[in-house]
RNA sequence: GGCAAAUCUGGAGAAAUUCAGAGACGCAAAGCUAUAGGGGCUAAGGUAGUUAUACUAUGCCAGCCAGUUGCCGAA
Numbered sequence: 001g002g003c004a005a006a007u008c009u010g011g012a013g014a015a016a017u018u019c020a021g022a023g024a025c026g027c028a029a030a031g032c033u034a035u036a037g038g039g040g041c042u043a044a045g046g047u048a049g050u051u052a053u054a055c056u057a058u059g060c061c062a063g064c065c066a067g068u069u070g071c072c073g074a075a
Stems, first nucleotide, its partner, number of pairs: 002027002007022006025063001031068003037065002039061003045056004
C1' cells in the first nucleotide's frame, strides 16, 4: 500500500441478509467460488394442523470449515 467488523444514516427484501455513505474490530488471501463438499441462518410460497405451530430452499452466510487463484519473503 489492500480489504473493511461493530455501530449510525438512507435504500432493497417476507425474512435471513444485502447495497451505498460515514466508520475501523480485525485479516497475508477478510481475493474468487453457494448444484464441487460440509456446516449454519431465514420460511415468503408450498405441505400438515381446529388452532398454536411444525416441516421444507429454488432465498441467504465464504470475516465458519473448505475448494481454487495469488503478493512479499526466510528455510
A computed fold for a 75-nucleotide RNA from uncultured Terrisporobacter sp., annotated as c-di-GMP-I riboswitch aptamer. Taxonomically the source falls in Terrisporobacter (Bacteria, Bacillota, Clostridia, Peptostreptococcales). Rfam family: c-di-GMP-I riboswitch aptamer. Rfam's curators write: GEMM was predicted in a large-scale screen for bacterial structured RNA regulatory elements.